[in-house]
């Protein structure tokens, strides 16, 4: 520090994930020891039991006593408002920080003055008597004080009050008068108390500025409110309370109001700004069953006080009572989940006490808990024959691995023994920890390792099992039989007493951006504008100091962090000494820059003269073409409308044509990238009234200015409301066409509406997807609109300049650089540079929707979430495919031919069926006379039946035998069994060899998988294409090159060119064929020449010639002419055998169809093993209601029959081809010559010549069937081919549709070969014979190449995809209500208490007998807590039922969108429609 996912790939937007640290944690599996922190986050739920606040006899009475320095009650005294727990409330002066208090208190403590004097009524415990269940309590009697009252002095102090200083809203200080106020004593000789008053320290009380939470779907709150003047009330200031007057306060800088929460020093993270927390420990608040109230007190509205109310709980004799762990342990519920009902007052500290001391769950300390952090150990050196096991293996071998055994050590640490502390301050005593840490010895490796991962991010990899199951998963994402991803196992990584999951913060995230982001197409510029707050804000002086800089002092508690040091063996912790705590305060200076006052400037801004352009707006008026209706003329059958039609209009006379009137909208040409206006928008012509704007002139005012939240105005079409108008057009509607339907597209009608007036409404793709302003950066061209110059009599032209509005693109003169952008692009009209302000965004759906509000008639509009879902949506480019886009261009692709298939018989494959079995496999083009180029047995792979089981065939290696091997019978359908006989290898030996038999190692398998593979093939396609090097452009995928112009069959070749150059194809190079010539002639050939013969290369000879089989020659657009920049291109050119690739073959680029074969071989993994091997017999592969595909062979006269005659090439042949004779009608058969091949043999036919049928189911046509053979073969029943005699079926030329062929080709006619015992071949594969027709062209159909486009497609249009309807989950909105929570209002009612008033009654006290003065119970009263009641809000659960949304493998309708998506699309907006949606009006180009 990044790093993983959107794509086929790429940049960029943008989200999700991950890697790090963190924790009061929990769960999972494992766990040795210490140290040193730390532990109910949930129910401020409810608590059994014990403890946590008592003390003082030196304040005093009494009771009992052990006779003490006792114990106990109960009066006083101080303490109990500290400690110590919780976080429930509280959004506030509660809390940090700063100040204040001259508006105030302070008990214990410290210092300082001054005093401490005289009397006096009570009463508790005790006794005594009663009530009560208990708690407790009533009457009487008696006592005491440091208790309680009175009096006296007053240093002082309180209040009036004089005067003098000193401040100035208060007041302080001197120095006077006048009134008022004080006290207690103990003990036994020193000391504690006590009183008054002033000061300190410490504590507090109130008051200020500042600062820190979310919400506007809370915008107005607010009557003691807010000020005031009295009063009361506090320690004290104030509406703190009350009367009375005013009528103010607070609020967008967010007031009220709602949700939330204790605050801070601090913790976590983060480079840092932040951002999120507030457990331990500190410091402040608040609370104390729940709500309300005072009492005492220095100090409370008081956790372990006290009164009322309420809820619970507990005792009860039913009449009362009694409590309050948010103190330490427990303990019960709740929770994922947090500890001992421990030891001690030994230190620390509190509290009484003079003191000893006592109290002290504060505190010290132990115990549980790996919760946390830190430290240690589970050994340490040697040790290959690299043991055993386990794993993996290419079977050799390799991991684990010096790793264990084994050998030499040590003893952290255990166990046991022995010593044994600091912490004690304090001469002596005093230790809970604790016989604790520590130290010494002895023993013994002894007692001591797990967790997690191992596809990528991310360190680490095999094998087995499983087969989209089980499962895994933080994201991508993994599993459908060869899973480094699941489950085990082996190695392997990481960590380590831990290891991982989960939960939660902070980082990574510049993904809320102050540092430090955006908004033309990703999400984002309000539809314009005018303007208030606000913010920002031109040039000069002077001034002031609020900002801002800068000295200085104060504070910013400690702790905590940091740095050094120290101290525990180290660390963790802990001391300890700087440092920082960025803040606030007070003061002292500076004057640049902001800001405040002051004065001036004109460059901004405004005003003022001129002239000037325009569809700027209102308003009233006129025009004239068009349309449509209506009269009337001419006229006659259509007319009109569409791809085509029909509906519709016409003989009642229509369309059309001429003339008249009548109405309503809209303004042709001019019209322009023009012009004007904030924008929406504005177009006929005159007239009137009215807003802007530019330029000139530099006259005038002097910053008056920019921007704009809230607010106001305007806003297109479309709709709404009254009232008109109403030609044309036209949602809805009807009709009629299209169509599977067509609720659309078209077409005929047609209401609203569209116009006018008034008044709504407020949104559109209100678009330049680009807020509004001011500056600054090259130019060039056109354009509007002014001025000025030049020249003119003037105008136009031209040149400058200002202000607008357009472009810089090939054709085309002229001109875009830098800048910026992810790229398209923008580029002086900026998307450059820079200031200022406003709005606005923060994945994607859900949703611009739901609630709630405002507005609006109304339709709706603003404003606007959540829950839930998904890991993406998304911009640009770019490589392809693809398009019912465009261009170019080729192909028997089509058209222009011939001849065919689809009809019928057969034959032959194939599905389908049937069968014991009809073995497999091939299945669109690219499967179907394919594998198979030979299925009666074999073959064979299928079935049925009989048999083996080391096996039908091979290796090897062990044991025991036997020579080999030959013949004979017997069971059997064979195969197999069984049984006799004969025989007894080779070599001195060892020991081979041969045979079977056992036993293993293995054999075998046409079994699975072509979707695990080699190999081969098919197809696009013999299509022109398909790529590299280096340069060069692009951030990149990637382009360039390969593109253009030409040209070719061709990426073939030229020109151009940021390309230059090269590979694989193309073409040539082979191979056959056409022509010559050369050698060479046998088995071929015979002109010539000789023989022979009825005849014949037969002979002898020959090499002309043909032919054979080897070399060579030839052709390259090479010459000519035209046209062409070349490359090419034309010509019945020459010439030539052949002419522009002469004809045909072989040769098939990178690819693509997971495209075909495990059965052709091979091969990897899986499966059988007395069988899924193998052997045999018969059988099946040849079945057949049907249905495709390849053929034959006809349907006939260009023909069938008969009978003459003639002419091939290329192949084959000894288990063979056979002449030639013989016989047979014929298949054939008997005999045989030759040929191991240019020697010999197999060998045409259609055509031709002649004759006969004469248009017919025939003398067509040959199925089908019966006899009768022949031949191969062990064997022709299933199931062979051929002959011969007889039978003589469908067929008269085939419907939609479809194949093949461009020359020696189609058609047509025969020949040979492979395989082969025969053949079911009418296939296959070759041969050669006779031999045409036709191309005008490239609109169309198929396929293809190229280049452009557009794209939401990349599985690539057999794509993508949109809605409704139906099924299952889930979250959510409405809702008749129903339920439950909150805080107020109003009324009622009203405890306990202060307060206020009152005194028949009660005490005290005067006083003299009639009262009076202080208290007091009792009563009234104001205020209130909780109660109760009434209307309303508000939050939240619940609800039949609905409503829409999400998601789900494969349902159903359609086809809307993406391409021209087939009706361009899409936006606002009205209808209507099963749905997508259509249709109209205006808008946008995306």
């Nucleotide at each position: 520090a990044g790093a993983g996912u959107u794509u086929g790939a790429u940049c960029c937007u943008g989200g999700c994930u991950c890697a790090g640290g963190a924790u009061g944690a929990a769960c999972g599996c494992u766990g040795g020891c210490g140290g040193c922190g730390u532990g109910u986050c949930u129910a401020a739920g409810g608590c059994a039991u014990g403890c946590a606040a008592g003390u003082c006899g030196a304040g005093u009475g009494c009771a009992g006593u052990u006779c003490g320095g006792c114990u106990g009650c109960a009066c006083g005294g101080c303490a109990a408002a500290c400690g110590g727990g919780a976080g429930a409330g509280u959004a506030a002066c509660a809390c940090a920080u700063u100040g204040g208090u001259a508006a105030c208190c302070u008990a214990c403590c410290c210092c300082a003055a001054a005093g401490u004097u005289c009397g006096g009524c009570a009463u508790a415990a005790u006794c005594c008597u009663c009530c009560g269940a208990a708690a407790g309590g009533a009457g009487g009697a008696a006592u005491a004080a440091u208790a309680c009252c009175g009096g006296a002095u007053g240093u002082g102090u309180u209040u009036c009050u004089g005067a003098g200083c000193g401040a100035u809203a208060u007041c302080g200080c001197u120095c006077g008068g006048a009134a008022g106020u004080a006290a207690a004593g103990a003990u036994u000789u020193a000391u504690c108390g006590c009183u008054u008053u002033g000061g300190g320290a410490g504590g507090g009380g109130c008051c200020u500025a500042u600062g820190g939470u979310c919400u506007a779907u809370c915008a107005g709150c607010u009557u003691g409110u807010u000020g005031g003047u009295g009063a009361g009330g506090u320690a004290a200031u104030g509406g703190c309370u009350c009367a009375c007057c005013a009528a103010g306060g607070c609020a967008a800088c967010g007031a009220c109001g709602g949700a939330u929460a204790c605050c801070g020093g601090g913790u976590g993270u983060g480079a840092g700004a932040g951002c999120a927390c507030g457990a331990c420990c500190c410091g402040g608040c608040u609370c104390a069953c729940u709500g309300g109230g005072a009492c005492u007190g220095a100090g409370a509205c008081a956790c372990u006080g006290c009164c009322c109310a309420g809820a619970c709980u507990c005792c009860u004799a039913c009449g009362g009572g009694a409590g309050g762990c948010u103190g330490c342990a427990g303990u019960c519920a709740a929770g994922a989940a947090u500890a001992u009902u421990c030891c001690u007052c030994a230190a620390u500290g509190g509290g009484c006490g003079a003191a000893a001391g006592c109290c002290u769950g504060a505190a010290g300390g132990a115990g549980c808990g790996a919760c946390g952090c830190c430290g240690c150990g589970u050994g340490a050196c040697c040790g290959a024959u690299g043991a055993a096991g386990c794993c993996c293996u290419u079977a050799g071998g390799g991991g684990u691995g010096u790793a264990a055994a084994g050998g030499u050590c040590u003893u952290u640490u255990c166990u046991a023994a022995g010593g044994g502390a600091a912490g004690a301050a304090u001469u002596u005593a005093u230790g809970a920890c604790g016989g604790u840490a520590c130290c010494u010895u002895a023993g013994g490796a002894a007692u001591a390792a797990g967790g997690g991962g191992u596809u990528g991010c991310u360190a680490a990899c095999u094998c087995u099992g499983u087969g989209c199951c089980a499962g895994c998963a933080g994201c991508a994402g993994c599993g459908g039989u060869a899973a480094u991803a699941c489950a085990g196992a082996g190695a392997c990584c990481c960590c380590g007493a831990g290891c991982g999951u989960u939960a939660u913060c902070c980082g990574g995230a510049u993904u809320u951006a102050u540092u430090g982001g955006g908004c033309g197409u990703a999400a984002a510029g309000c539809g314009u504008g005018c303007g208030u707050a606000g913010a920002c804000g031109g040039u000069u002086u002077u001034u002031u100091a609020a900002g801002u800089c800068u000295g200085u002092g104060g504070u910013c508690a400690a702790a905590u962090c940091u740095u050094g040091a120290u101290g525990c063996u180290c660390a963790a912790c802990a001391u300890u000494a700087g440092g920082a705590c960025u803040g606030c305060c007070a003061u002292g200076g500076a004057a640049a820059c902001u800001g405040g006052g002051a004065a001036a400037c004109u460059a901004g801004a405004g005003g003022g003269u001129g002239g000037a352009a325009g569809a700027g707006g209102c308003u009233a008026g006129c025009g004239g073409a068009a349309u449509u209706g209506c009269c009337g003329g001419u006229g006659u059958a259509a007319c009109g409308g569409u791809a085509a039609a029909a509906u519709g209009u016409g003989u009642u006379a229509a369309u059309a044509u001429c003339g008249g009137c009548a109405a309503g909208a809209a303004c042709a040409c001019c019209a322009g990238a023009g012009g004007c206006g904030a924008a929406a928008g504005c177009g006929g012509c005159u007239a009137g009234c009215u807003g802007g704007u530019a330029c000139a002139c530099u006259u005038c005012u002097g910053a008056c200015g920019u921007u704009g939240u809230u607010g106001c105005a305007c806003g297109a079409a479309a709709g709404c409301g009254u009232g008109g108008g109403u030609a044309g057009c036209g949602a809805a509607u009807g009709g009629g066409a299209u169509u599977a339907g067509a609720u659309a597209c078209c077409c005929c009608a047609g209401u609203a509406g569209u116009c006018c007036a008034c008044g709504c409404c407020g949104u559109a793709a209100a678009c330049g997807a680009u807020g509004g302003a001011u500056a600054u950066u090259a130019g060039c061209c056109a354009u509007u609109g002014g001025c000025a110059g030049u020249a003119u009599c003037g105008a136009c032209c031209c040149u400058g300049u200002c202000a607008g509005u357009g472009g810089c693109g090939g054709u085309u003169a002229a001109a875009a650089u830098a800048g910026c952008u992810a790229a398209c692009g923008c580029a002086u009209u900026a998307a450059a540079u820079a200031u200022c302000c406003c709005g606005c965004c923060u994945g994607g759906g859900a949703a611009g929707u739901a609630c709630g509000a405002a507005c609006g008639c109304a339709a709706g509009u603003u404003u606007a979430a959540a829950a839930c879902u998904c890991a993406a949506a998304g911009g640009a480019a770019u490589u392809g495919a693809c398009g019912g886009g465009g261009g170019c261009c080729c192909g028997c692709a089509c058209a222009a031919g011939c001849g065919g298939a689809g009809g019928a018989g057969c034959a032959u494959g194939u599905g389908g069926u049937u069968u014991a079995a009809u073995u497999c496999g091939a299945u669109g083009a690219u499967a179907c006379g394919c594998g198979a180029g030979g299925a009666a047995c074999c073959u064979u792979a299928c079935c049925a039946g009989g048999g083996c089981u080391c096996g039908a065939a091979c290796g090897c290696a062990g044991g025991a035998g036997g020579a080999a091997u030959a013949c004979a019978c017997c069971c059997g359908a064979a195969a197999g069994g069984a049984u006799g006989u004969a025989g007894c290898c080779a070599g001195c030996a060892a020991u081979g060899g041969c045979c079977g038999c056992c036993u293993g190692c293995g054999a075998g398998g046409u079994g699975c998988u072509g979707c695990a593979u080699g190999g081969u093939u098919g197809u696009c396609g013999u299509c022109a294409g398909c790529u590299c090097g280096u340069g060069c452009c692009g951030u990149g995928a990637g382009g360039u090159g390969u593109c253009a112009g030409g040209u070719u069959a061709a990426g073939u070749c030229c020109u151009a060119u940021a390309a230059c150059g090269a590979g694989c194809g193309c073409a040539a190079c082979c191979c056959c064929u056409a022509u010559u010539c050369a050698u060479a002639g046998u088995u071929g050939c015979c002109a010539g020449c000789a023989u022979a013969u009825u005849a014949c290369g037969g002979u002898g000879g020959g090499g002309a010639c043909u032919c054979u089989a080897u070399g060579a020659a030839a052709a390259c657009u090479g010459c000519c002419u035209g046209c062409g920049c070349a490359a090419g291109c034309a010509g019945u050119g020459a010439g030539g055998a052949a002419g522009g690739u002469g004809g045909g073959g072989a040769u098939g680029a990178c690819g693509u169809c997971a495209a075909a074969u495990c059965a052709g071989c091979a091969c990897g993994g899986c499966c059988c093993u007395u069988a899924u091997g193998u052997c045999c017999u018969g059988g099946g592969c040849u079945a057949c209601a049907c249905a495709c595909g390849u053929g034959c062979u006809a349907c006939a006269a260009u023909g069938g029959c008969c009978g003459g005659u003639a002419c091939a090439g290329a192949a084959g042949g000894c288990c063979g081809c056979a002449a030639c004779c013989a016989c047979g009608c014929a298949a054939g058969u008997g005999g045989a010559a030759g040929c191991u091949a240019a020697u010999c043999c197999c060998u045409a036919a259609a055509a031709c010549c002649g004759g006969u049928c004469u248009c017919a189911g025939u003398u067509c046509g040959g199925a089908u069937u019966g006899g009768a053979g022949u031949c191969u073969g062990c064997a022709a029943c299933c199931c062979g081919a051929c002959u011969c005699c007889a039978u003589g079926a469908a067929g008269c030329c085939g419907g939609a549709u479809u194949c093949g062929c461009u020359a020696g080709u189609a058609a047509u006619c025969g020949c040979a070969c492979a395989u082969c015992a025969g053949c079911c071949a009418u296939g296959g594969c070759g041969c050669g014979g006779u031999g045409a027709a036709u191309a005008c062209g490239u609109u169309c159909c198929c396929g293809g190449g190229c280049c452009u486009u557009g794209u939401a497609c990349a599985c690539a249009c057999c794509g993508c995809c949109c809605g409704u309807c139906a099924a299952g989950c889930c979250a959510u909105g409405g809702a008749a209500g129903c339920u439950g929570g909150g805080g107020g209002u109003g009324c009622c009612u009203g405890a306990a208490g202060u307060c206020c008033g009152u005194a028949a009654c009660c005490c005290c006290g005067a006083c003299u007998a009639c009262u009076c003065g202080a208290g007091g119970a009792g009563c009234g009263g104001c205020c209130u807590a909780a109660g109760g009641u009434a209307a309303a809000c508000u939050c939240a659960g619940u609800g039949a039922c609905u409503g829409g949304g999400g998601c789900u493998a494969a349902g159903u309708c359609g086809u809307a969108a993406c391409a021209a998506g087939g009706u361009a699309g899409c936006c606002g907006u009205a209808c209507c429609g099963g749905a997508a949606g259509g249709u109209g009006c205006g808008g946008c180009u995306g």